A computed fold for an 89-nucleotide RNA from an uncultured Gammaproteobacteria bacterium, annotated as c-di-GMP-I riboswitch aptamer.
RNA sequence: UACUGCCAAAGGCAACCACGGCUGAAAAGCGAUGGACGCAAAGUUAUCGAUCUAAGGAACUCUGGUUCUAUGAUAGCGGGACCGCCAAU
Numbered sequence: 001u002a003c004u005g006c007c008a009a010a011g012g013c014a015a016c017c018a019c020g021g022c023u024g025a026a027a028a029g030c031g032a033u034g035g036a037c038g039c040a041a042a043g044u045u046a047u048c049g050a051u052c053u054a055a056g057g058a059a060c061u062c063u064g065g066u067u068c069u070a071u072g073a074u075a076g077c078g079g080g081a082c083c084g085c086c087a088a089u
Base pairs, nucleotide, nucleotide: 002089004087005086012039013038016035017034018033021030022029023028037076043082044081045080047079048078049077050074051073052072056069057068058067059066060065
């Protein structure tokens, strides 16, 4: 440097649940404690696709609402980009 994650060791993260707090219109997110599905990038990044929401905006309306829309989210949905621990070859 490349590739791999069969072996070893040191560690890391945490879906979800319980309990309590906060942010947000919602989707969703953040911090604490205890357990824990799982993860070799479950580290970073909304760049491409996908999915969720629809405050604001637009169209329609039987004036009750309905539909469309991301500038809001998901990196633990898949790809891309960037960075990185340990070990084997």